Molecule: small-subunit ribosomal RNA
Organism: Halobacteriaceae archaeon TGN-40
RNA sequence: AUUCCGGUUGAUCCUGCCGGAGGCCAUUGCUAUCGGAGUCCGAUUUAGCCAUGCUAGUCGCACGAGUUCAGACUCGUGGCAGAUAGCUCAGUAACACGUGGCCAAACUGCCCUACAGAUCGCGAUAACUUCGGGAAACUGAGGCUAAUAGCGAAUACGGCUCUCACGUUGGAGUUGCAGAGAGCCGGAAACGCUUCGGUGCUGUAGGAUGUGGCUGCGGCCGAUUAGGUAGACGGUGGGGUAACGGCCCACCGUGCCAAUAAUCGGUACGGGUCGUGAGAGCGAGAGCCCGGAGACGGAAUCUGAGACAAGAUUCCGGGCCCUACGGGGCGCAGCAGGCGCGAAACCUUUACACUGCACGACAGUGCGAUAAGGGGACUCCGAGUGCGAGGGCAUACAGUCCUCGCUUUUGUACACCGUAAGGUGGUGUACGAACAAGAACUGGGCAAGACCGGUGCCAGCCGCCGCGGUAAUACCGGCAGUUCGAGUGAUGGCCGCUCUUAUUGGGCCUAAAGCGUUCGUAGCCGGCCACGCAAGUUCGUCGGGAAAUCUGCCCGCUUAACGGGCAGGCGUCCGGCGAAAACUGCGUGGCUUGGGACCGGGAGACUCGAGAAGUACGUUCGGGGUAGGAGUGAAAUCCCAUAAUCCCGAACGGACUACCGAUGGCGAAAGCAUCUCGAGAGCACGGAUCCGACGGUGAGGAACGAAAGCUGGGGUCUCGAACCGGAUUAGAUACCCGGGUAGUCCCAGCUGUUAACGAUGCCCGCUAGGUAUGGCACAGGCCACGAGCCUGUGCUGUGCCGAAGUGAAGACGCAAGCGGGCCGCCUGGGAAGUACGUCUGCAAGGAUGAAACUUAAAGGAAUUGGCGGGGGAGCACUACAACCGGAGGAGCCUGCGGUUUAAUUGGACUCAACGCCGGACAUCUCACCAGCACCGACAGUGUGCAGUGAAGAUCAGGUUGAUGACCUUAUUGGAGCCACUGAGAGGAGGUGCAUGGCCGCCGUCAGCUCGUACCGUGAGGCAUCCUGUUAAGUCAGGCAACGAGCGAGACCCGUGUUCCUAAUUGCCAGCAGCAACCUUGUGUUGGCUGGGUACAUUAGGAAGACCGCCACGGCUAACGUGGAGGAAGGAACGGGCAACGGUAGGUCAGCAUGCCCCGAAUGUGCUGGGCAACACGCGGGCUACAAUGGCCGAGACAAAGGGUUGCUACCCCGAGAGGGGGCGCUAAUCUCCGAAACUCGGUCGUAGUUCGGAUUGCGGGCUGAAACCCGCCCGCAUGAAGCUGGAUUCGGUAGUAGUCGCGUGUCAUUAGCGCGCGGCGAAUACGUCCCUGCUCCUUGCACACACCGCCCGUCAAAGCACCCGAGUGAGGUCCGGAUGAGGCCACCAUGCGGUGGUCGAAUCUGGGCUUCGCAAGGGGGCUUAAGUCGUAACAAGGUAGCCGUAGGGGAAUCUGCGGCUGGAUCACCUCCU
Repeated sequence: AUUCCGGUUGAUCCUGCCGGAGGCCAUUGCUAUCGGAGUCCGAUUUAGCCAUGCUAGUCGCACGAGUUCAGACUCGUGGCAGAUAGCUCAGUAACACGUGGCCAAACUGCCCUACAGAUCGCGAUAACUUCGGGAAACUGAGGCUAAUAGCGAAUACGGCUCUCACGUUGGAGUUGCAGAGAGCCGGAAACGCUUCGGUGCUGUAGGAUGUGGCUGCGGCCGAUUAGGUAGACGGUGGGGUAACGGCCCACCGUGCCAAUAAUCGGUACGGGUCGUGAGAGCGAGAGCCCGGAGACGGAAUCUGAGACAAGAUUCCGGGCCCUACGGGGCGCAGCAGGCGCGAAACCUUUACACUGCACGACAGUGCGAUAAGGGGACUCCGAGUGCGAGGGCAUACAGUCCUCGCUUUUGUACACCGUAAGGUGGUGUACGAACAAGAACUGGGCAAGACCGGUGCCAGCCGCCGCGGUAAUACCGGCAGUUCGAGUGAUGGCCGCUCUUAUUGGGCCUAAAGCGUUCGUAGCCGGCCACGCAAGUUCGUCGGGAAAUCUGCCCGCUUAACGGGCAGGCGUCCGGCGAAAACUGCGUGGCUUGGGACCGGGAGACUCGAGAAGUACGUUCGGGGUAGGAGUGAAAUCCCAUAAUCCCGAACGGACUACCGAUGGCGAAAGCAUCUCGAGAGCACGGAUCCGACGGUGAGGAACGAAAGCUGGGGUCUCGAACCGGAUUAGAUACCCGGGUAGUCCCAGCUGUUAACGAUGCCCGCUAGGUAUGGCACAGGCCACGAGCCUGUGCUGUGCCGAAGUGAAGACGCAAGCGGGCCGCCUGGGAAGUACGUCUGCAAGGAUGAAACUUAAAGGAAUUGGCGGGGGAGCACUACAACCGGAGGAGCCUGCGGUUUAAUUGGACUCAACGCCGGACAUCUCACCAGCACCGACAGUGUGCAGUGAAGAUCAGGUUGAUGACCUUAUUGGAGCCACUGAGAGGAGGUGCAUGGCCGCCGUCAGCUCGUACCGUGAGGCAUCCUGUUAAGUCAGGCAACGAGCGAGACCCGUGUUCCUAAUUGCCAGCAGCAACCUUGUGUUGGCUGGGUACAUUAGGAAGACCGCCACGGCUAACGUGGAGGAAGGAACGGGCAACGGUAGGUCAGCAUGCCCCGAAUGUGCUGGGCAACACGCGGGCUACAAUGGCCGAGACAAAGGGUUGCUACCCCGAGAGGGGGCGCUAAUCUCCGAAACUCGGUCGUAGUUCGGAUUGCGGGCUGAAACCCGCCCGCAUGAAGCUGGAUUCGGUAGUAGUCGCGUGUCAUUAGCGCGCGGCGAAUACGUCCCUGCUCCUUGCACACACCGCCCGUCAAAGCACCCGAGUGAGGUCCGGAUGAGGCCACCAUGCGGUGGUCGAAUCUGGGCUUCGCAAGGGGGCUUAAGUCGUAACAAGGUAGCCGUAGGGGAAUCUGCGGCUGGAUCACCUCCU
């Protein structure tokens, strides 16, 4: 800039609204130096009320009088003006306004022009004076007098009637104008004043100005206002008026207005213009100008050229004031000013100097009009709050301080000019940087803080989104920054933004939106050709459309704002005249393609009526037959020995119409299905037939319209709301089962709705194709000659796939594309299709159809996940199956909970807490409890203490559990100490939801991504899918993908085979030696020695396994199955490593660490206790329950580790634990170290035992300051439970489970634990997806905190607005009655007045309509962190959901009938590609 930005989502696109950014108006917070200009300043609320002053006078050249020394002044008569100016916007929806016409239907003072004229007379009166009345206002009587005051007569002149004749104007005339004659009637003047120039007066005509009237067109809302109207519409005659007219009256007629919105209701002065906007528009119309209206609310009138006049009169009403109570007076919506009202608006100023107005001959007078000043952050415009240099501090920049210099607008002071007066101002002089900056904001939108302090879902902020629950860039302050700047923010309103009202310029399949369908009135739209007209249309010309406002240029204020001049534009329009004839229209004539008619054969569940048929079903009867039947997930209610169910036969009854049958046919839709007949309607095709635009759509209107429902009458076989039972369930007003009433069926009528759907209005035209199928016609071929079969073409229906195109996408593509015509409908969600009103219905209900209030979303389509009591495929011993062994029962050990306690410190809680924190705690550990004691680096303060001896240490006594801890007393020591305020050390104090690091689990998983290309508007997809295969996203093949990375694999370690190398501390086959022993041998034993390195072993290196070979399967693949060989075979076995990420998983108590806290105690030490308690519950283990065993005796075989505060050979003592000595070993050397299960022999004999060992007693030993709470070991004695373990649950697929011991970690002492080591050594799958889970594909979703999700309704509580409401109060309007001020008319009186008629304000009163307020009570609605009951909906939401209707029920809802797919899943059929 013709512009966007934030907000629905995990993310996306769209629809849609909410909000932000701009401009203007009013009020307001904070702040404020000056000047100029302006059409700004009680419009918004109260057209409410007003004290006081002022706002309309003038004329002596019209006249009379009074008074003064004079100038002059005053009173009255008279003339003109007080109808202007000024104020306000109540009323008014109207010829009020705007604009254009008309008056042949009018008037016009002052002014201008022209012509003509002013003759003769008369009588009063005010002031004044004399008397009165009255409080006053005011008023009565007598007397005098004048005029441009008043009256009479004449003339000019005018009017009416009659006669004659011709012309003019104009759109038009018997009605106008104009001419002549006659009659009747009416009827001017101021020979003023004068300065003698003039100025006034009268009539006629014309002009100008002003006013009145009529009229076309234009401009608000509501149909929940559809009919209105009796002077109403017209005619004749009259009255009235300046003038037309029902304006008024009498009579006659019955019209007139209205869907192009009458009438009624609401609102509102109208316009020029103003705000905004690109414009079209939308909104406004206070102020300025034009017009209107009003003057406290009403009514009426006089005067006058003009008024129905409010700074005139009269009356009524209400208000106020004076009063002598008799009576009077007033009207700021003029200027000031006051009260009230309110968010909201100034001085009781100056002057007639300017511009104008009134009067006047003038001079002049008057004017709150106007001019000018004062006040106001009202608007607009302009200016300033300083400029320069040097230095210091600090420096990223910014800054701050000091010094020097310059300028002087504003400011202060003075003089002059200027002005009606002053001020502002202008000119000049002097002084002095002096006197002059704020407001809002700083999370995003949106410019500017990842600064500090405080607060801790509190206080608060926030237009919207959203911040705040202890590290707040969002609250409150500080600092810093940003924007604008004498202003800047807030609140309310308007426009814009908004193509969210769409004329420009939107939409309606699924987001809001197509009437259930058809017919048809008004309206709108309408085929081809020709001619005419000229209404629309176009062109030319003329007139109007005020000024101001707006635009351009020029000019004037120092600039600008502002003002002036000229031109243009604006007012988007109206009117006159002339021209054109394409298009629209109108008229006339023709045409056939739209439409209609006719003819021909044709298809059809089209409609109505009548008749007929069929099986099934139910009941009854007859016959047969016997014990059950029926029903369900399983049951029960139910039926049955009065014979059911079942079989056969028959009769009756009502309902229905299988197969054919189909994306098939017909119909406007709803809908329509046995057959035959009759009647009727529509349709496609074919035609060398006829009419000739007769058409399309369709507001209102009318007709039809499933199911349910209603009324009346029938009918009632089945099914079956309600209802009654039986089940299910926590309950079950349901789902399931047994019965069953309305109804379902027919006739006559009503209702008028639906997911009445293609969620797609009707008609016409255009835009590639392909294919299937129904109908008709034509052609070709075949032929069994059939009403046959096949193929093609045309027209016409019904589907599917698709080009272009469209769409937010899904999708559409004979339309949801491209165009035309007409109708209906939409404008965020909710409240609500509710309320009120109206129409309709017997009722149920239907149609039309809001608002208050509430809310930031509601919604559509698609995407990625997650989920499903959706589907498919694959996988796993923390899945199943098969098998083995356990746990769950007992006793004990150990951990956890709970309880207890002064304390029983703390953490961890499904898998993934619980023999876990390497956590086996006597003290220590130690964090807990009870006591006792100890500790402050550094800084500041103190008139503090201190060489007149600080801190500290200490004997003794007291005290104490113990202690120079404290007290008493004494000794020693040689420089600091004490108190307070800060600040530290330290903290196993808090926060694992502030963190690092480490770890667990998902995961014994096979996934997670990237680059480029491609697809999609986009989120995203593809690759990563499909088929086969694998342990594996492992590999192969296919494929809009091609490649790659992290994971998997490879890799690394160990074990298993062989070879090579090496040989001490290992080993000893062969050789030699030595020693010991005996059964005396060519003996045995000992690696003991020399020696050796063969073997074992140790530890370095190498080889070996790859589906390599064969067969089969598979696609000639990947790969699988089997086999050979081999130590090992399909990953050889076992480990290590282990993705992107997630789990706010665990740990602040291992360590580190932010913040918070404690700081002489939450720090440090010591003594004792506790962590070890014990009605109980749970987890993990050990030992058992025995004979596959226990016990006794004898005998055999490991591996891997550890060792100097250590392991300890060997010897002695002891029954043993152990004790006393003591070699070797910092280790392939010495040692722990004699493994156990096992084998052999013996015994026990099924028993609570020779099983089992708990528990307890006694006596010993070891460690350690110390075994009481609370250690381990030995011996003797004691000898508990337990006889194989409920529901349930755990581990394991081979050297595994099981079983047996050994080592080690912890460790002063203590292993039932953890981690390792070896010995013995099975059983059972070789499968599956059933349970539990995981991965992939697909589907639905209202979930995304992701099903531990979301979410509905009643009830309970609080608040808010609304509806109904017996009634009650107030207002508006209409109609009627009574009283009736006053006006008009007629008559009588004419001195006052009276009578009658009519209009009529106001008051009282009755009624209708309508608006508002209050209201007992009733009703639903909305909102509100954690209330109650259920679980309705979203997945097949666990009974698919929803629509209409009816019934039932605490509630969501349930059930019946009909409908829809906006239903998942599986199977089948059909169709398409």